[in-house]
RNA sequence: ACGUGCUCCGGGGUCGGUGAAACUCCGAACCGGCGGUUACAGUCCGCGACCCAGCGGCCCUCGGGCCCCUGGCUGACCCGGUGGAAGUCCGGGACCGACGGUCAAAGUCCGGAUGGGAGGAAGCACGG
Numbered sequence: 001a002c003g004u005g006c007u008c009c010g011g012g013g014u015c016g017g018u019g020a021a022a023c024u025c026c027g028a029a030c031c032g033g034c035g036g037u038u039a040c041a042g043u044c045c046g047c048g049a050c051c052c053a054g055c056g057g058c059c060c061u062c063g064g065g066c067c068c069c070u071g072g073c074u075g076a077c078c079c080g081g082u083g084g085a086a087g088u089c090c091g092g093g094a095c096c097g098a099c100g101g102u103c104a105a106a107g108u109c110c111g112g113a114u115g116g117g118a119g120g121a122a123g124c125a126c127g128g
Base pairs, nucleotide, nucleotide: 002127003126004125005124006123007122008120009119014028015027016026017025029108030107031097032096033047034046035045036044042095043094051072052071053070054069056067057066058065059064077093078092079091080090081089099111100110101109
């Protein structure tokens, strides 16, 4: 070097109009986790989270809850240019966004979440 453990870090986004009531409709905006990819990605490949199912374990007020693992599900991009190489850069025009809640329909408000987490710079310890 590298490996393991611990510490730490690890999600962003609004103004107005109408109306009795909408940050949910209308108008115009704004936002984009993680790893990979011969050149930089919300929309290429994969992962995480949410949700569903199953095996096993623990708890239980016997309703159910929690943990591990496996599987399922899981949105969206084209054209031109440059170049050795770009669905990643430049130009142009598009598109997507879980679940529950709400006196009116949600990517942006409230909530699960002071949670979880893909992973990550550094530090410490052990091995080497």